[in-house]
RNA sequence: CUCUUAUCAAGAACGGUGGAGGGGCUCGGCCCUAUGAAGCCUGGCAACCGGCAGCAUGUAGAAACAAUAAAGCGCGGUGCCAAAUCCGACGACAGUUGAGUUAGUCGAGAGAUGAGAG
Numbered sequence: 001c002u003c004u005u006a007u008c009a010a011g012a013a014c015g016g017u018g019g020a021g022g023g024g025c026u027c028g029g030c031c032c033u034a035u036g037a038a039g040c041c042u043g044g045c046a047a048c049c050g051g052c053a054g055c056a057u058g059u060a061g062a063a064a065c066a067a068u069a070a071a072g073c074g075c076g077g078u079g080c081c082a083a084a085u086c087c088g089a090c091g092a093c094a095g096u097u098g099a100g101u102u103a104g105u106c107g108a109g110a111g112a113u114g115a116g117a118g
Base pairs, nucleotide, nucleotide: 001118002117003116004115005114006113007112008111013042015041016040017039021032022031023030026089027088028087029086043081044080045079047078048077049076050075051073052072057066058065059064085110090107091106092105093104094102
């Protein structure tokens, strides 16, 4: 970098440093930010993989062994810590309407993260 697959409306600091941007791409919106953006450190959250431990269950019947949903630990690998992936763009359906109008519902596309493969 490519492919496959799962999830994406929950959760996460009134800290230090830094000094002007940030919210993926393009566009249209709308937000955050000198009452301090991005980045880095600390702290935290718990989505996936691993590990530990473990209910049910089986053997056994004193113990112990096997086993592993759920509920846990935050030990390791990543990840994440404003707003629904901040909302929309493409399609279908529904409602409403003179026209327009929606955080409507479903799906697609794109994106993000994990796991596996090349």
The RNA shown here (SAM riboswitch aptamer (S box leader)) has 118 nucleotides and comes from SAR202 cluster bacterium AC-409-J13_OGT_754m.
The coordinates come from a structure-prediction model, not an experiment, and the mean pLDDT is 78.
Lineage of the source: Bacteria > Bacillati > Chloroflexota > Dehalococcoidia > SAR202 cluster.